[in-house]
RNA sequence: GGAGCAGGCUGGGCAGUCGCUUCCUGAAAGGGAAGAGGAAAGUCCGAACACCGCAAGGCAACGAGCCGGAUAACGUCCGGGCAUCUCGAUUUUUCGGGAUGACGACAAGUGCAACAGAGAAUAGACCAGCCCCGAUUCGUCGGAGUGAUGGGUGAAAAGGUGAGGUAAGAGCUCACCGGCGCGGUUGGUAACAAUCGCGGCCAGGUAAACUCCUCGUGGUGCAAGACCAAAUAGGGAAAUGCUGUUGAGCUGCCGGCUCACAGUCCCGAUUCGUCGGGACAGCCUUUCCGGGUAGGUCGCUCGAACGAUUCGGUAACGGAUCGUCUAGAUGAAUGAUUGCCGUCCCGAUUCGUCGGGAUUACAAAAUUCGGCUUACAGGCCGCUCCAUUG
Numbered sequence: 001g002g003a004g005c006a007g008g009c010u011g012g013g014c015a016g017u018c019g020c021u022u023c024c025u026g027a028a029a030g031g032g033a034a035g036a037g038g039a040a041a042g043u044c045c046g047a048a049c050a051c052c053g054c055a056a057g058g059c060a061a062c063g064a065g066c067c068g069g070a071u072a073a074c075g076u077c078c079g080g081g082c083a084u085c086u087c088g089a090u091u092u093u094u095c096g097g098g099a100u101g102a103c104g105a106c107a108a109g110u111g112c113a114a115c116a117g118a119g120a121a122u123a124g125a126c127c128a129g130c131c132c133c134g135a136u137u138c139g140u141c142g143g144a145g146u147g148a149u150g151g152g153u154g155a156a157a158a159g160g161u162g163a164g165g166u167a168a169g170a171g172c173u174c175a176c177c178g179g180c181g182c183g184g185u186u187g188g189u190a191a192c193a194a195u196c197g198c199g200g201c202c203a204g205g206u207a208a209a210c211u212c213c214u215c216g217u218g219g220u221g222c223a224a225g226a227c228c229a230a231a232u233a234g235g236g237a238a239a240u241g242c243u244g245u246u247g248a249g250c251u252g253c254c255g256g257c258u259c260a261c262a263g264u265c266c267c268g269a270u271u272c273g274u275c276g277g278g279a280c281a282g283c284c285u286u287u288c289c290g291g292g293u294a295g296g297u298c299g300c301u302c303g304a305a306c307g308a309u310u311c312g313g314u315a316a317c318g319g320a321u322c323g324u325c326u327a328g329a330u331g332a333a334u335g336a337u338u339g340c341c342g343u344c345c346c347g348a349u350u351c352g353u354c355g356g357g358a359u360u361a362c363a364a365a366a367u368u369c370g371g372c373u374u375a376c377a378g379g380c381c382g383c384u385c386c387a388u389u390g
Base pairs, nucleotide, nucleotide: 001386002385003384004383005382007381008380009379010378012341013340014339015338016337017336018335020035021034022033023032024031025030037362041373042372044371045370046369047368048367049221050220051219052218057254058253059252061217062216063215064214065213066080067079068078069077070076081103082101083100084099085098086097087096088095089094104212105211109210110209111206112205126151127150128149129146130145132143133142134141135140159177160176161175162174163173164172178202179201180199181198182197183196184195185194186193187192225298226297227296228295235289236288237287238286239285241283242282243281244261246260247259248258249257263280264279265278266277267276268275269274305324306323307322308321309320310319311318312317342359343358344357345356346355347354348353
């Protein structure tokens, strides 16, 4: 200097004039202070807060899933372990760096895997091998068995090496190795690592397949909710159900609990306990017609807040001290303009700079906060590679 990156910060500053919103002050005129982001977006998680009498229990549904920690909490973050991939060094044993992980269980069960192939997990006789019988043109052919050792097909095919054994073979047996199961020792809080012993047990893949195991979750949400004021018609009609396994009451269901009504009359039967039918009345739900109101205040911004220093901790983060107050709109304010600076683009250049243009990315608070995800012109920083020079 060039290229790249899953990276980090920033993404205009100062001053004047005019305008808008909120607050403070003033008798008034006026004066003063502040005013949209790192994502305000998505509405994906979690909470604060508010309301619901039952928020306890069970089911459903949903979430998490190696260990330890942080946090108000989380599906987030930090550290460690293991696995896979990758780079570098290297004594080719190993060590170090980086990235990713949706990281419990496949001998609990049920599924799925095209084609090829004899056979794809209760998984195998297609070709070769071995033995017997028959035929034989002496090349071999046919039949019945044995057999998972070699070959072939496939992404994947019934642990590996060696020896023994056998008709030929086979963990069939043995030695070593690998995996798995059970147990011990050492280190570590733990996940786990190393190591030792016993056992021939050798049981593929897939759970972001259904599922099983462990742990966890009340619901709805600022259009939550609280208060004030005003007005009307507590209106009319119809249907169903009920007079008690009725109706209402946080949630999809169950259950439990609480509250409301649970009535009167007539007729018939009656075993005198009550049952059936009808009328009135009451209650709940639904539908239709009709009427009033839709205004104001609060919630609404001091908060698990921010900044500096310091202590503890590997870190996430926590403590202490000092300091700061930084929108609160409600059809929705937070803007316009001038100058200078900064930045970018174009042109020129005597390389000192000059001239002109632009203010350019993604984008707009609406209860608040912690995360996650997505978008982003330019500038600065960091990292990787290449080239050149010292």
A computed fold for a 390-nucleotide RNA from an Acidobacteriota bacterium, annotated as Bacterial RNase P class A. Rfam family: Bacterial RNase P class A. Rfam's curators write: Ribonuclease P (RNase P) is a ubiquitous endoribonuclease, found in archaea, bacteria and eukarya as well as chloroplasts and mitochondria.